[in-house]
RNA sequence: GCCACCCUAGCUCAGUUGGUAGAGCAUCAGUUUUGUAAACUGCAGGUCGUCGGUUCGAAUCCGACGGGUGGCU
Numbered sequence: 001g002c003c004a005c006c007c008u009a010g011c012u013c014a015g016u017u018g019g020u021a022g023a024g025c026a027u028c029a030g031u032u033u034u035g036u037a038a039a040c041u042g043c044a045g046g047u048c049g050u051c052g053g054u055u056c057g058a059a060u061c062c063g064a065c066g067g068g069u070g071g072c073u
Stems, first nucleotide, its partner, number of pairs: 001072007010025004019056001028042004049065005
């Protein structure tokens, strides 16, 4: 330098043929216990890497840029 893939909650990841964004774990609160842990219940947590484009409507399609992984030279 070229090619491919990835970027979504604190962490690990779903969400695919465009239609109001989810799970597990963790945190917090409650129940239980003499107390802690475990278990169970519940809440909160996201402008979907950034900026544009298409569209009535974009995490999803298109482009540029940034970051990461792998391959080739």
A computed fold for a 73-nucleotide RNA from a bacterium, annotated as transfer RNA. Its Rfam family is "tRNA". Gene Ontology term of the family: triplet codon-amino acid adaptor activity. By type it is a transfer RNA. It was read from a public genome assembly.